[in-house]
């Protein structure tokens, strides 16, 4: 140079083109002499960026960064 593959919560990954979740994480709480563990609930999101297609795009197209693979 060319090809493929991947970016979504802080982290590690889910989501048939139809309300973005979980798990750890952190916050409150209950439980406990106290802590840790258990156990309940809460916060967190420009789905990496732009453009397009649809009535509706995390998901399809096409352009750009980052990271990794192969080939050369």
């Nucleotide at each position: 140079g060319c090809u493929c593959c991947g970016c979504u919560a802080g982290c590690u990954c889910a989501a048939u083109g139809g309300u973005a979740g979980a798990g750890c994480a952190u916050c409150g709480g209950c439980c406990u002499u106290u802590u840790a563990a258990g156990c309940c609930g809460g916060u967190g999101g420009u789905u990496c960026c732009g453009a397009g297609u649809u009535c509706g795009a995390g998901u399809c197209u096409c352009g750009g960064g980052c990271g990794g693979g192969g080939c050369a």
Molecule: transfer RNA
Organism: Binatus sp. (SeqCode)